[in-house]
Context: one part of a larger RNA
RNA sequence: UUGGGCGUAAAGGGUACGUAGGCGGGCCUGCAAGUCUGAUUUGAAAGCACACGGCUUAACCGUGUGAGGUAAUUAGAAACUACAGGUCUAGAGAGUGGUAGAGGUAAAUGGAAUUCCAAGUGGAGCGGUGAAAUGCGUAGAGAUUUGGAGGAACACCAGUGGCGAAGGCGGUUUACUGGGCCACAUCUGACGCUGAUGUACGAAAGCGUGGGGAGCAAACAGGAUUAGAUACCCUGGUAGUCCACGCCGUAAAAAAUGAGUGCUAAGUAUCGGUAGAUUCGGUGCUUAAGCUAACGCAGUAAGCACUCCGCCUGGGGAGUACGGUCGCAAGACUGAAACUC
Numbered sequence: 001u002u003g004g005g006c007g008u009a010a011a012g013g014g015u016a017c018g019u020a021g022g023c024g025g026g027c028c029u030g031c032a033a034g035u036c037u038g039a040u041u042u043g044a045a046a047g048c049a050c051a052c053g054g055c056u057u058a059a060c061c062g063u064g065u066g067a068g069g070u071a072a073u074u075a076g077a078a079a080c081u082a083c084a085g086g087u088c089u090a091g092a093g094a095g096u097g098g099u100a101g102a103g104g105u106a107a108a109u110g111g112a113a114u115u116c117c118a119a120g121u122g123g124a125g126c127g128g129u130g131a132a133a134u135g136c137g138u139a140g141a142g143a144u145u146u147g148g149a150g151g152a153a154c155a156c157c158a159g160u161g162g163c164g165a166a167g168g169c170g171g172u173u174u175a176c177u178g179g180g181c182c183a184c185a186u187c188u189g190a191c192g193c194u195g196a197u198g199u200a201c202g203a204a205a206g207c208g209u210g211g212g213g214a215g216c217a218a219a220c221a222g223g224a225u226u227a228g229a230u231a232c233c234c235u236g237g238u239a240g241u242c243c244a245c246g247c248c249g250u251a252a253a254a255a256a257u258g259a260g261u262g263c264u265a266a267g268u269a270u271c272g273g274u275a276g277a278u279u280c281g282g283u284g285c286u287u288a289a290g291c292u293a294a295c296g297c298a299g300u301a302a303g304c305a306c307u308c309c310g311c312c313u314g315g316g317g318a319g320u321a322c323g324g325u326c327g328c329a330a331g332a333c334u335g336a337a338a339c340u341c
Base pairs, nucleotide, nucleotide: 003313004312005311006310007295008294012309014201015200016199017198021194022193023192025088026087027086028085029084030083033081034080035077036076037075038074039073040072041071042069048066049065050064051063052062053061054060091191092188093187094186095184096183097182098181099180103177104176105175106174107173108172109171110154115149116148117147118146119145120144121143125136126135162169163168206247207246208245209244210243211242215241216240220236221235222234223233258308259307260306261305262304263303266286267285268284269283270282271281272280273279290297291296314341315340316339323334324333325332326331
């Protein structure tokens, strides 16, 4: 390489959009590039296959026949693919009418709680732990009452629930806005699927500039524990966590399961539609056939098939070195070999 694979053994890109490319619904007509058939030309000799023959046999040699092609020319076939023309509605999209939702962005606003400040009452402890101590407190703490400030997060509802491509999304109201589902079958008439390069989005942490800072809390300090304790426990506490703008582009980014289409026995729960149905669309569970090394999967497949993309090919060295691209940096992406078992 061929091949075989990718839930857990190596292997699905973090996710989407989309360029090239690959693949693509029914019917009719044409064409004849692919495809198939015939003929002609050519395919030297040797070699190869078969038959016969010559050296005593064999190897070896000779004679004859055949085979051997991405070949060329030419005559035809028209099922399939391509191409050209026409047509259809089952795919796809549009329209009309409904509908659920923490989908997104911006602004406004609410109550509970923590902390702090001021004042009243009050008078010796509070806090913390396995036990303590550091810490706070007669300069009046803790407790309690009233008022105020400020930041962050939104109890109950809440769900095995919902929405989103993924990351993710949860107080309330308003404005703007994306997508889905259902019904009707009015319109377009294959307009589709996938998608290398590319583009956009992308938790947390981190970075830049300017704000903000209640609580929590890397680093750091102290108190304990301990043989030691650069930890676990305690008292404090700065970046950060929050906001705006700009970077970073990674995660066990997981369902460790790429996207799309069709087909395949039942039961049950739940969410959204429909006047209703054995109906449609999601989210789960249990199981049939089948699959699987097993575990398990099983109409939300890991079953049966097709299309397209990504990826794997023994362990370590190593996601390292070097080079390149990107980044302010941290670093990211791409990504070996020697050697060794």

Description: Model confidence (mean pLDDT): 87 of 100. A computed fold for a 341-nucleotide part of an RNA from an uncultured bacterium, annotated as small-subunit ribosomal RNA, central domain. The RNAcentral record of the full RNA draws on ENA.